RNA sequence: CCAGAUGGCCGGGCGAUCGCGGUAUCCUUCACGGGAAUCGAGGAAAGUCCGGGCUCCACGGUGACAAGGCGGUGGGUAACGCCCACCGGGAGCGAUCCCAGGGAAAGCGCCACAGAAAGCAAACCUCCUCCCUACGGGGCGGGAAGGGUGAAAGGGUGGGGUAAGAGCCCACCGCGGACCUGGCGACAGGGACGGCAUGGCAAGCCCCGCCUGGAGCAAGACCGAAUAGGGAUCCCGCGCCGGUUCGCCGGCUAGGCCGUCACUGGCCGAGAGGAUCCGGGUUGGUCGCGAGAGUCGUCCAGCAAUGGGCGGCCAAGAGGAAUGAUCGUCGCGUCCCUGUUCACAGGGGCGGCACAGAACCCGGCUUACAGGCCGUCUGGUCCA
RNA sequence: GCCGCCGUAGCUCAGUGGUAGAGCGCAUCCUUGGUAAGGCUGAGGUCGGCAGUUCAAUCCUGCCCGGCGGCACCA
Numbered sequence: 001c002c003a004g005a006u007g008g009c010c011g012g013g014c015g016a017u018c019g020c021g022g023u024a025u026c027c028u029u030c031a032c033g034g035g036a037a038u039c040g041a042g043g044a045a046a047g048u049c050c051g052g053g054c055u056c057c058a059c060g061g062u063g064a065c066a067a068g069g070c071g072g073u074g075g076g077u078a079a080c081g082c083c084c085a086c087c088g089g090g091a092g093c094g095a096u097c098c099c100a101g102g103g104a105a106a107g108c109g110c111c112a113c114a115g116a117a118a119g120c121a122a123a124c125c126u127c128c129u130c131c132c133u134a135c136g137g138g139g140c141g142g143g144a145a146g147g148g149u150g151a152a153a154g155g156g157u158g159g160g161g162u163a164a165g166a167g168c169c170c171a172c173c174g175c176g177g178a179c180c181u182g183g184c185g186a187c188a189g190g191g192a193c194g195g196c197a198u199g200g201c202a203a204g205c206c207c208c209g210c211c212u213g214g215a216g217c218a219a220g221a222c223c224g225a226a227u228a229g230g231g232a233u234c235c236c237g238c239g240c241c242g243g244u245u246c247g248c249c250g251g252c253u254a255g256g257c258c259g260u261c262a263c264u265g266g267c268c269g270a271g272a273g274g275a276u277c278c279g280g281g282u283u284g285g286u287c288g289c290g291a292g293a294g295u296c297g298u299c300c301a302g303c304a305a306u307g308g309g310c311g312g313c314c315a316a317g318a319g320g321a322a323u324g325a326u327c328g329u330c331g332c333g334u335c336c337c338u339g340u341u342c343a344c345a346g347g348g349g350c351g352g353c354a355c356a357g358a359a360c361c362c363g364g365c366u367u368a369c370a371g372g373c374c375g376u377c378u379g380g381u382c383c384a
Numbered sequence: 385g386c387c388g389c390c391g392u393a394g395c396u397c398a399g400u401g402g403u404a405g406a407g408c409g410c411a412u413c414c415u416u417g418g419u420a421a422g423g424c425u426g427a428g429g430u431c432g433g434c435a436g437u438u439c440a441a442u443c444c445u446g447c448c449c450g451g452c453g454g455c456a457c458c459a
Stems, first nucleotide, its partner, number of pairs: 001380010012330007020040004025035003042355001046366002049364005054216004060264006067212005072086005087101001088099004102207002107205002109201003124147002127142002130139003155173006174196001175194002179190004220287004230278006236271001239252005255268003280458003294313008331353001332351008385455007394408004402439001410426002413423002432448005
């Protein structure tokens, strides 16, 4: 210098004028209005895909089941499907990147077409012995090496062996269940043994382990206003006893509720419950609502994620919703002209400058993003 | 803002791991003097997009894109 990998950061700056929203304040007679002060979007505010805080509803206990989710190991965290480190597999010369990465000898299911055969394997062509032959071939057997089909054909390579062959035998590799060593562990390494016997799919059902009540700020609380404090249909039920001023009251049982079931227990109870729908009123105020799992610097612990100590900093908040516009200048991009040592310098025009706009709040993931900056590393080339 | 559902031919919808179908519509032809009806044949599809799992994806999974619907309070 070229090509690439990876981690982090910024994502227009400054000034003037005009305008918008919030807060507290001053002038004015309350209001209206006016003045000055101060604050006013993001790394994703987005998608709403995960996990929490918060709020209400539900919630007696134990066990099993259902439904949904997660899945190498160890750590981090409020928690997670996130992050870090490691292990295993795959890609790359490499830096590095990718993996929903438990179980297929518990069971069920599927494997189209092609092919002889697709799951208790099988024999189409070829190969080999023997027999027959009208020399094209045919037949009884042997075998599974070669060909062919397929995504996949019951270990791979080499040698021996054989009529031809085959883990039939041997060496190495792979595989298997034990053993030894190392590691917290996933796993790794080792020497013997077995002679190969059980292909794939679990983002098919399933099995194993772990996790999980439901709804969401239009949650919810308070104040105020107004209205017809209402009605229809369906499901279950409408039984008994006592009292009675004959309106009802009390008790019992059937029954109902707590996802389902069992045991046990509780509550309600003949209107206590469940479902669907129609009609009426309001479209107001306050709170929830921002100091928080916050952020920056530094020290310590740790490989790291992260945690702890100390110090500093932090005022958008709201209701269909403010955070903008113009001019100047600088930075950037692009086009044109001039000069030129071909690297750049000067002048002018244009673009306005990527993705995008908080709505209860956090931690993540994912997706979108013009242009630029910094660090670390890899491969190649050249020079000294 | 929150929650749920759906994207397959021009339209309305089936199909749910193994070559994508039906009805209506469209085109050619037959029938008719001509049209309609009827009959025969045919065209027309990135199964919303991109990845992943699988030998194989409209179907299973993830992420995007688009569309539709519901949810205020009081009595």

This is a predicted complex of two RNAs, RNase P RNA and transfer RNA, with 459 nucleotides together.
Its mean pLDDT, the model's own confidence on a scale to 100, is 75.